The prediction has a mean pLDDT of 81. Transfer RNA from Saccharimonadales bacterium (SeqCode), 76 nucleotides, folded computationally. The RNAcentral record of the sequence draws on ENA and MGnify. Its Rfam family is "tRNA". About the family: Transfer RNA (tRNA) molecules are approximately 80 nucleotides in length. Gene Ontology term of the family: triplet codon-amino acid adaptor activity. It is annotated as a transfer RNA.
[in-house]
């Protein structure tokens, strides 16, 4: 330098262009227990990486950028 993949909650990840963006774990407040763990009820938590575009409608499609990962080439 060329090509490809990924970016969504604190973490690991789902998410047919259209219900209100979700699950597990974690956190908080309870129940249970002499107490802790386990179990269990409720609950909190989102600039869907950034900017622009397409569309009646974008987490989802397109372009550019940023970060990380992989492959190839080049230099030494």
């Nucleotide at each position: 330098g060329g090509g490809g993949g990924c970016a969504u909650a604190g973490c690991u990840c789902a998410g047919u262009g259209g219900u209100u963006a979700g699950a597990g774990c974690a956190g908080u407040c309870g129940g249970c227990u002499c107490a802790u763990a386990a179990c269990u009820g409720a609950u909190u938590g989102g600039u869907c990486c950034u900017u622009g575009g397409u569309u009646c409608a974008a987490g989802u499609c397109c372009a550019a950028g940023u970060g990380c990962c992989c492959c190839c080439a080049c230099c030494a």